[in-house]
RNA sequence: AGAGUUUGAUCCUGGCUCAGGAUGAAUUCUGGCGGCGUGCCUAACACAUGCAAGUCGAACGGAACUUCUUUGACAGAAUUCUUCGGAAGGAAGUUGAUUAAGUUUAGUGGCGGACGGGUGAGUAACGCGUGAGUAACCUGCCUUUGAGAGGGGAAUAACUUCCCGAAAGGGAUGCUAAUACCGCAUGAUGCAUAGAAGUCGCAUGGCUUUUAUGCCAAAGAUUUAUCGCUCAAAGAUGGACUCGCGUCCGAUUAGCCAGUUGGCGGGGUAACGGCCCACCAAAGCGACGAUCGGUAGCCGGACUGAGAGGUUGAACGGCCACAUUGGGACUGAGACACGGCCCAGACUCCUACGGGAGGCAGCAGUGGGGAAUAUUGCACAAUGGGGGAAACCCUGAUGCAGCGACGCCGCGUGCGGGACGGAGGCCUUCGGGUCGUAAACCGCUUUCAGCAGGGAAGAGUCAAGACUGUACCUGCAGAAGAAGCCCCGGCUAACUACGUGCCAGCAGCCGCGGUAAUACGUAGGGGGCGAGCGUUAUCCGGAUUUACUGGGUGUAAAGGGAGCGUAGACGGCACGGCAAGCCAGAUGUGAAAGCCCGGGGCUCAACCCCGGGACUGCAUUUGGAAACUGUCGUACUAGAGUGUCGGAGGGGUAAGCGGAAUUCCUAGUGUAGCGGUGAAAUGCGUAGAUAUUAGGAGGAACACCAGUGGCGAAGGCGGCUUGCUGGACGAUGACUGACGUUGAGGCUCGAAAGCGUGGGGAGCAAACAGGAUUAGAUACCCUGGUAGUCCACGCCGUAAACGAUGACUACUAGGUGUCGGGGAGCAAGGCUCUUCGGUGCCGCAGCAAACGCAAUAAGUAGUCCACCUGGGGAGUACGUUCGCAAGAAUGAAACUCAAAGGAAUUGACGGGGACCCGCACAAGCGGUGGAGCAUGUGGUUUAAUUCGAAGCAACGCGAAGAACCUUACCUGCUCUUGACAUCCCGGUGACCGGCGUGUAAUGACGCCUUUUCUUCGGAACACCGGUGACAGGUGGUGCAUGGUUGUCGUCAGCUCGUGUCGUGAGAUGUUGGGUUAAGUCCCGCAACGAGCGCAACCCUUAUCUUCAGUAGCCAGCAAUUCGGAUGGGCACUCUGGAGAGACUGCCAGGGAUAACCUGGAGGAAGGUGGGGAUGACGUCAAAUCAUCAUGCCCCUUAUGAGCAGGGCUACACACGUGCUACAAUGGCGUAAACAAAGGGAAGCGAGCCUGCGAGGGUAAGCAAAUCUCAAAAAUAACGUCUCAGUUCGGAUUGUAGUCUGCAACUCGACUACAUGAAGCUGGAAUCGCUAGUAAUCGCGAAUCAGCAUGUCGCGGUGAAUACGUUCCCGGGUCUUGCACACACCGCCCGUCA
Repeated sequence: AGAGUUUGAUCCUGGCUCAGGAUGAAUUCUGGCGGCGUGCCUAACACAUGCAAGUCGAACGGAACUUCUUUGACAGAAUUCUUCGGAAGGAAGUUGAUUAAGUUUAGUGGCGGACGGGUGAGUAACGCGUGAGUAACCUGCCUUUGAGAGGGGAAUAACUUCCCGAAAGGGAUGCUAAUACCGCAUGAUGCAUAGAAGUCGCAUGGCUUUUAUGCCAAAGAUUUAUCGCUCAAAGAUGGACUCGCGUCCGAUUAGCCAGUUGGCGGGGUAACGGCCCACCAAAGCGACGAUCGGUAGCCGGACUGAGAGGUUGAACGGCCACAUUGGGACUGAGACACGGCCCAGACUCCUACGGGAGGCAGCAGUGGGGAAUAUUGCACAAUGGGGGAAACCCUGAUGCAGCGACGCCGCGUGCGGGACGGAGGCCUUCGGGUCGUAAACCGCUUUCAGCAGGGAAGAGUCAAGACUGUACCUGCAGAAGAAGCCCCGGCUAACUACGUGCCAGCAGCCGCGGUAAUACGUAGGGGGCGAGCGUUAUCCGGAUUUACUGGGUGUAAAGGGAGCGUAGACGGCACGGCAAGCCAGAUGUGAAAGCCCGGGGCUCAACCCCGGGACUGCAUUUGGAAACUGUCGUACUAGAGUGUCGGAGGGGUAAGCGGAAUUCCUAGUGUAGCGGUGAAAUGCGUAGAUAUUAGGAGGAACACCAGUGGCGAAGGCGGCUUGCUGGACGAUGACUGACGUUGAGGCUCGAAAGCGUGGGGAGCAAACAGGAUUAGAUACCCUGGUAGUCCACGCCGUAAACGAUGACUACUAGGUGUCGGGGAGCAAGGCUCUUCGGUGCCGCAGCAAACGCAAUAAGUAGUCCACCUGGGGAGUACGUUCGCAAGAAUGAAACUCAAAGGAAUUGACGGGGACCCGCACAAGCGGUGGAGCAUGUGGUUUAAUUCGAAGCAACGCGAAGAACCUUACCUGCUCUUGACAUCCCGGUGACCGGCGUGUAAUGACGCCUUUUCUUCGGAACACCGGUGACAGGUGGUGCAUGGUUGUCGUCAGCUCGUGUCGUGAGAUGUUGGGUUAAGUCCCGCAACGAGCGCAACCCUUAUCUUCAGUAGCCAGCAAUUCGGAUGGGCACUCUGGAGAGACUGCCAGGGAUAACCUGGAGGAAGGUGGGGAUGACGUCAAAUCAUCAUGCCCCUUAUGAGCAGGGCUACACACGUGCUACAAUGGCGUAAACAAAGGGAAGCGAGCCUGCGAGGGUAAGCAAAUCUCAAAAAUAACGUCUCAGUUCGGAUUGUAGUCUGCAACUCGACUACAUGAAGCUGGAAUCGCUAGUAAUCGCGAAUCAGCAUGUCGCGGUGAAUACGUUCCCGGGUCUUGCACACACCGCCCGUCA
């Protein structure tokens, strides 16, 4: 930093999408370790249980307990004595009283429960942020200073006794203490009231000093160190109130407000204040957005961004608000109080039903909601907080631990060597390539995890460590325990195979998938990131796609229909003052954290600590500057306006007048039509139309002049005259002195149509009626015809209201018209120069995507207004305003698409234009379409009727020839390494040939015969048998292909290099003027050249020369059996070689002095002489996988191979191509004449004999200029037929034959005799042909055993017509339009399904 996507391609506009970063995230798959952070975004939903605010006995009276001293009572051990009965003794123990001490503590009292912790419901607000103010205020504990604490009093809880209640709790009685409570005294620099003086302030007023009067205090404890208590002043801290500025969206929310705004006087408060009250006034807020509705805690900051901005407000920090919902106060220094009170509501719980208890938005935890968010942990060791003199107690604040890859950061999952490039996988052109030094293998190391040992700091203060046996250190073993996720068509790094076959699926956008998918699924390989990786959601970016930085509005979305004008915004020249803006210095503030920079500490990093910077902001008693803006004052005339003079004009409005024309009425003349159309009809007319003459009525519009001419703000304005009236312009330079520009709202004007009321109504004419047209015709055309069009008044308020271009000002080359004025000149004109105002054209710079604009800007600048932000939905819905209505104005969303669009380019196309060509039409000749037959196709049928070809460009086509074969099809019978090829093994010696059984035939079975070389091992060859690789396929795909071919079209086109033009696609060249069959040639030209095509070179034919002369020829000579048969000759014909010839070369005219055209001469031939071969770039996914080749797929005892029979020959029908005819230009018969080009050995076959004939028999000659097929036919001559279904025509059928062939039944050709169908020239339509052509006549050849009406060739006879290019078809060039590009067989609209 960009990229993809609109098009055949291009440039632009414009949206959509992607690559980046981020998150309190969620989710798929996966998951080794540690550090630091972080974790209910939803139900401010409901909560079981535990804990989260207590502490002080050094304030107090009690109570309980313990200990000590003293003293009672009970009971009485050891021990001693004993008369054995007992006595002394008095320990330990039990229980009282008293003194002293200690511990614990319910209650009174003090301090703290207003902090800390949670949440974001409410709040659009002085709530928050920032900066000020309080001369309008308060402040416990703390600090400092000054002063003080004298002497009394009355109660009350606890406790005792009694009562009520289930409980919670309550009541009564009696007693008692205090640092609890209450008087009295003292008391100031305190407070209040009333004065005085000084001083200060922005105002009220403050401060200092002073006088008088009044009022107000205290508490003790004790271990004698101290700690408390009271008053006053000050500080610090914390709060309260006020103000400036800033703080979301909606006008489809425009008016709101009654304590409302202010005043006087009171009350209340710590304090000001309508905070509250009584009275008085009627104010106050609002387009600079009040009120209302919606949404939202605000900020430091966080994310993103180059920045400006945009989004956000989790965690940490500041402020606010809230504590189940609503209200209220009490106490207190502080609350209207999360773990206080009272009341009300909802809910939950207990209950003896009377009544009570409760509030997790504290920490854990539960249910619920949700895509989703943790432990009912440890400790007060540290930091901090409350109480206390302290020890200490309390502290779910806090410090730690647990859970979660939720985030950031760090580490690891080994390292080195190792080629046979192993095995295996995948791919393969089968050679190999790749995974890949990767593995194995060898060597080394041990971070983390594990085991074992040691073991901190955090602690100050003797002790006391939750974390914790933690961090860290040492040792040990072993590569050992540790890799996934996404992607691989383009964007975007990374490709192959298989499967699938518009199915399954993918997809962020474009899009992929219909049998060869780098896009689906899998595999191999590769790319990216890595304990994570993808997806989803959201935000910023890219997006200059809301444009302040930094956009636009002629045609892409977008200038209001026009004017006047309010608020507002902006504003000429000069001087002076002020200092609000502006500029700069200083000061204060901008908390900390965060950010940036520099250091430091955890091994590094994340993280943490220290220092600095920055925080772009705000404020000021501040002192300054004065250019610019502002403001005040004074002055000016260039902007603007006024006056005077002048001319131009369809400017407006009212009244009057005029002629032409249409229609109607009356009268005359006059007779059969008129009218209308592409053609007609409806209509009018014998009841007299149309036409024509005269007179009259009425309405509307104003020919010519008339002009990118005039006027007007726009809409718009056109006969003439008059009245009233607006504006612009020129000249003058007298007057005013910035009075200006624009203009949200507002007001006015505003075509046509339409609406209301009343007139008017000739013509025209929606609706309507009729006639035509048409498949239909609710249209176009015709005949009629009503609203309306006209007038007056009132509405409507819209148009492609357009220059699709808002208004105003200034500046920026020229040229040429035109309208209205003015000036100058002399040459006095239809003159020249110049100036102001309008209106056009061309054009430079510049602008623009291009088209284009270009002093009348779309250029360069300035001011103001309006409008735009993808297409559709939609200028629709709802709401509101206006309107009589029609409707107008304002004006969305859901949903849907990836485009919609502008300009230009190349093609194709047009029932657009210009030019040109072609048997394209026309002019002619002959056909087809009707008949019969032949042949091909469709259809149908069939076991099969094998397959292909399908408009031209399939259909006598592949097929130059289906009885078997061919043959691919069907039925049946057989074969399975195969009918055919290569390799291997075994056998045999062959193979070939002969014979036999058997069959429909091939398969099958059997017999006979039989090699070469040799170093004797074997080899070669052939066959048989076997094995598997393989053969084979006329099976599929011509839309996977090669090759070949058709077609446009033998049409004249198709391109390239360099240059030039264009942002580019592209253009130019190749266009233009001529000319040609031709992009053929000439000329011109920003083009100059070149290539493939055209032409020529090739073949043939037409003329001549020369050479050669057999098998060809015979002029002259000889000779003849009269046949070029022979001698001879090569002159001629002819044959085959080599040459010549034609080139617009010559002449005349035209043309441009060119190219070229026309005519002529000569010539066998004349303007390409005739014919052929030759087919540019490309189009049709044209044809062919069945000529051949070939990828992929498919079959493999069959989709291969063999054989027999059948079929391709079927037949209600339809079409194409032909043959024969329908007859006299003919048929038949008789006799007669003239070709060319070809073929021939499994062949052509003379002659002779034979048969009516097809043929047969025999047989000469000929591998051919020798022999043969072979007779040419039409033609001409003679004869006959005489217009008939015939002596035309020959189909069909019968009989008998011939030939070919293994075989003519299905299914050949021919012959003879007999039969003798349709057909008498063919509807609509349609084909060929321009000269040796059409037409007509026969001949030959290929294929082929046989089979041609087909095909390919050959010659004979031999015409007609072409004015011409309007039309049909096809093609070429130029131009124009285009919303087409699969390109008009296009695109596309509506309805229906």
Predicted 3D model of a 1393-nucleotide RNA (small-subunit ribosomal RNA) from an uncultured bacterium. Its mean pLDDT, the model's own confidence on a scale to 100, is 85. Rfam family: Bacterial small subunit ribosomal RNA.